Predicted 3D model of a 264-nucleotide part of an RNA (large-subunit ribosomal RNA, domain VI) from a Planctomycetales bacterium. It matches the Rfam family "Bacterial large subunit ribosomal RNA". Rfam links the family to the GO terms structural constituent of ribosome and ribosome. NCBI's taxonomy places the organism under Bacteria, Pseudomonadati, Planctomycetota, Planctomycetia, Planctomycetales. The sequence was found in a public genome assembly.
Context: one part of a larger RNA
Order: sequence, then C1' cells, then structure tokens
RNA sequence: CGGACGAAACUUGAGGGAUUUUCUCUUUAGUACGAGAGGAUUUGGAGGGACGUACCUCUGGUGUUCCUGUUGUCUCGCUCGAGGCAUCGCAGGGUAGCUACGUACGGUACGGAUAAGUGCUGAAAGCAUAUAAGCACGAAGCCAGUCCCAAGAUUAGGUUUCGUUGGACGCAAGUCCGAGAGUCCCCUGGAAGACCACCAGGUUGAUAGGCUGGCGAUGUACGGCGAGUAAUCGCUUCAGUUGACCAGUACUAACGGACGAACG
Repeated sequence: CGGACGAAACUUGAGGGAUUUUCUCUUUAGUACGAGAGGAUUUGGAGGGACGUACCUCUGGUGUUCCUGUUGUCUCGCUCGAGGCAUCGCAGGGUAGCUACGUACGGUACGGAUAAGUGCUGAAAGCAUAUAAGCACGAAGCCAGUCCCAAGAUUAGGUUUCGUUGGACGCAAGUCCGAGAGUCCCCUGGAAGACCACCAGGUUGAUAGGCUGGCGAUGUACGGCGAGUAAUCGCUUCAGUUGACCAGUACUAACGGACGAACG
C1' cells in the first nucleotide's frame, strides 16, 4: 500500500515445514524345523542408546562484588574500624537468571491407494492361464493421520462485537470548529527483544525505582562488657549484611501530544 466504510477480537486452512530411528531382554519356546549341533517366522510385555522438544522441582555448573576469611601495600593524622590496588588479588560458599551432567515428554496406533510380489474367478485358445472384462491382498516408501507456521491463499476467506453527529459560514460545492469506536507518538517497564515487533502499565495507577516485611544466601557485625601477659576467646548475637526472588505501600517517575469512518 492492497484486501470496496472505519475498527477490535476470535478463527477456517489452500499451501508449506517438522517428525519418520535403532538395540537388548523376556513370553510364545528350547516349540516348529533338524540325526544332532543348533534353532526360528509370528504374538504379547519390558528396558535401553542416539536424536528432538520443553523446563529448572531435584542433582550439578555458572553466578565480575551477595556474604565471609585472608596476603602484600597505600590512604582515611594515629589506635580501632574501614576503603583503594594487586586476574573478582587469592580462597570458601551462593539467590535469581541462564544452563546439562538434571527432569518431563516424543517417534506410535488406526485408515486409503499402491510397488515388487501373491492370489480368486476367467476367456481369447472346449485345456491351461493372477488379466483380456472383473475382484482381493501386499512396504520403513505415497496420501492422510500427529505437531508447528499459515488469508499478500491479489481466488486477499469466515464469525462476533463496537463506531460515524452537532455547530458556524456559504445558494450550492464546500471550508472551519467540536464530538467520535479505536489507534499511534510519547512515557514507566518486562520471564519480550539486534532494531522493529510482542506483552504489562500510564494517577479511575502497583509499570519501574525507593521504602517496609518475607524467602533465600552468608555465618554470629560494629561497639560494649568479661577472661587471658599476649595472640586470642566468651557474652551481648543463629547476630550483622544482603543483586536479580515473593508481597505490601503512591514516597519518586509514568508529563504531554496527534491521527481517526459512506468514500473512492
């Protein structure tokens, strides 16, 4: 931009894509077969491998500053207590998120038409013949079936709901102003994201930040008191601190602006 008024939502599915795997054990059965050795077709059941999809409850990983310990050195006048730098200085843990080594699930079944092949009836050709007429079976393959995308499928589909009036000027055509379903810009953000898009919100508000509380993490802060010559230890104190997690709370920031339908 189109889809013959303008919008919002839900859909149909032409068409396209994905999947399509394999092994072992067991039952049938030590049966059929075979002198024996050996040893099935078939049917049912179970468990794996690889691959794929989704997820983070569990088990782990990461988690660049969440907590703690600690070395060297410098700074805050000194002590104390902190901070800077040294690969995050090093080391021990670790929330959310993201992940696999973790968890869950999947390939099926059923059906249709067939290939090679196997048949029934059956002439031409008194026989025979699966074929000439006719009928039937038959594959991981084909078409469906399962999952995903999908009306720019220009043959542009379907359904539901919502919306379009008033004033001024003008003879009229029309111009201006207002209303108008809804949408966009803009703003606050996001388990969404390269951008765009998508989603949650914009004061009739919990969208983000802050604050408060909680979960989780770390592991018992500073100061004070006490013990000890001291290093240090004990009590106050399962303290103190705490990124992303869960709630509550308008304290801060969501101000403001535009487009928009009976023609073409």